This is a predicted structure of a 71-nucleotide RNA (transfer RNA) from Aquabacterium sp. Its Rfam family is "tRNA". Rfam links the family to the GO term triplet codon-amino acid adaptor activity. Rfam describes the family as follows. Transfer RNA (tRNA) molecules are approximately 80 nucleotides in length. The organism belongs to Aquabacterium, within Bacteria. The RNAcentral record of the sequence draws on ENA and MGnify. RNAcentral records the identical sequence in 2 taxa.
[in-house]
RNA sequence: GUGGCCGUAGCUCAAUGGCAGAGCCUCGGUUUGUGAUGCUGAUGGUGCCGGUUCGACUCCGGCCGGUCACC
Numbered sequence: 001g002u003g004g005c006c007g008u009a010g011c012u013c014a015a016u017g018g019c020a021g022a023g024c025c026u027c028g029g030u031u032u033g034u035g036a037u038g039c040u041g042a043u044g045g046u047g048c049c050g051g052u053u054c055g056a057c058u059c060c061g062g063c064c065g066g067u068c069a070c071c
Base pairs, nucleotide, nucleotide: 001070002069003068004067005066006065007064010024011023012022013021018054026042027041028040029039030038047063048062049061050060051059
């Protein structure tokens, strides 16, 4: 340089055009003499810029980053 794949919460991952979720973590409450465990609630996110569409995490174009292959 060329091509493929990937980019969603602090971490690991869902969501195949119709209100973005789970587990772990963190914080509050409850339980306990204290702590852990358990129960319950909360905080927090679609890499960036455009396009298509009534509606985009999803489809299209470009850019950025990561990874693999080739040279």